[in-house]
RNA sequence: GCGGACGUGGCGGAAUUGGUAGACGCAAGGGACUUAAAAUCCCUCGAUGGCAACGUCGUGUGGGUUCGAGUCCCACCGCCCGCA
Numbered sequence: 001g002c003g004g005a006c007g008u009g010g011c012g013g014a015a016u017u018g019g020u021a022g023a024c025g026c027a028a029g030g031g032a033c034u035u036a037a038a039a040u041c042c043c044u045c046g047a048u049g050g051c052a053a054c055g056u057c058g059u060g061u062g063g064g065u066u067c068g069a070g071u072c073c074c075a076c077c078g079c080c081c082g083c084a
Stems, first nucleotide, its partner, number of pairs: 001083004006078002010026003019067001028044005046057004060076005
């Protein structure tokens, strides 16, 4: 230099064909149980605004297509594999 694969919460990892983004697990926080703990069970767990209800944003970055994009197209960044 060329070709291919990949990039989603704090971490791992789903999301069939474009149609509710974050299932499930781990970690963390709160509660129940206990004399106390462990184990177990229940709830919460992206960011931001708000007292709250709730709203808005969010799939490496920036654009594009579409009624609608994690998914399709383009460029770039990072990482891995192969070729030279």
The RNA shown here (transfer RNA) has 84 nucleotides and comes from Bradyrhizobium ivorense. It was read from a public genome assembly. Its mean pLDDT, the model's own confidence on a scale to 100, is 81. Rfam family: tRNA. Rfam's curators write: Transfer RNA (tRNA) molecules are approximately 80 nucleotides in length. The family's RNA type in Rfam is transfer RNA. The source organism's lineage runs through Bacteria, Pseudomonadota, Alphaproteobacteria, Nitrobacteraceae and Bradyrhizobium.